[in-house]
RNA sequence: GGGGACGUGGCGGAACUGGCAUACGCGCGUGCUUGAGGGGCACGUGCCGAAAGGCUUGGAGGUUCAAAUCCUCUCGUCCCCA
Numbered sequence: 001g002g003g004g005a006c007g008u009g010g011c012g013g014a015a016c017u018g019g020c021a022u023a024c025g026c027g028c029g030u031g032c033u034u035g036a037g038g039g040g041c042a043c044g045u046g047c048c049g050a051a052a053g054g055c056u057u058g059g060a061g062g063u064u065c066a067a068a069u070c071c072u073c074u075c076g077u078c079c080c081c082a
Stems, first nucleotide, its partner, number of pairs: 001081007010026003019065001027045007046055003058074005
C1' cells in the first nucleotide's frame, strides 16, 4: 500500500427482509426476608431534563416516509495479502 471482519446503555450481548433501539444476562437502586451479612424474592434501571420534551448504535455526511441495518468518507482493534 491492497483486501476482509468487528465497534450498540456501567459490562457482556441480541435486534430476522430497513419498520417499537437497548431484548436477555451481569451489575446497580429501592423494598421485603435475616440479629447482621450473604443468599432469595418483588419492583425499577440507556443519557440529559423539575417536567414537557430532547438525545443516543465509534465519528461525519448521504439515500429513504423510515437507517444499528443501505451508500460515501473517516477513526480504532484484529486478521489476510504485498

A computed fold for an 82-nucleotide RNA from a Candidatus Omnitrophota bacterium, annotated as transfer RNA. The coordinates come from a structure-prediction model, not an experiment, and the mean pLDDT is 83. Rfam family: tRNA. The family's RNA type in Rfam is transfer RNA. NCBI's taxonomy places the organism under Bacteria, Pseudomonadati, Candidatus Omnitrophota.